[in-house]
RNA sequence: AAUGUUAAAAAGCAAAAGUACCUAAAGGUACUGACGCAAAGUUACGGAUCUAAGUAAAUUGAUUUAUAGGACAGUCGGACUGCAAAA
Numbered sequence: 001a002a003u004g005u006u007a008a009a010a011a012g013c014a015a016a017a018g019u020a021c022c023u024a025a026a027g028g029u030a031c032u033g034a035c036g037c038a039a040a041g042u043u044a045c046g047g048a049u050c051u052a053a054g055u056a057a058a059u060u061g062a063u064u065u066a067u068a069g070g071a072c073a074g075u076c077g078g079a080c081u082g083c084a085a086a087a
């Protein structure tokens, strides 16, 4: 110096729920709030999962089915970056 595990210290993030707004929806943003997190920092590259506006088909009267250019990083993996250092 680098890497792994993980004590201590200083920090950090923020689940559910509530309120307001955006959105077709999934979901997102802000405030409150902490379930938890050693990357619960960033990233949609690969898979999983969610939604179906639009499109297509069926139906025969307003429904059904399929589909991601949508979403998701606190679903898994990848990529990039990162605090402290006893043992």
Stems, first nucleotide, its partner, number of pairs: 005087001012037002017032006035074001041080003045077003049071002054067005
Description
This is a predicted structure of an 87-nucleotide RNA (c-di-GMP-I riboswitch aptamer) from a Eubacteriaceae bacterium. The source organism's lineage runs through Bacteria, Bacillati, Clostridia, Eubacteriales and Eubacteriaceae. The coordinates come from a structure-prediction model, not an experiment, and the mean pLDDT is 85.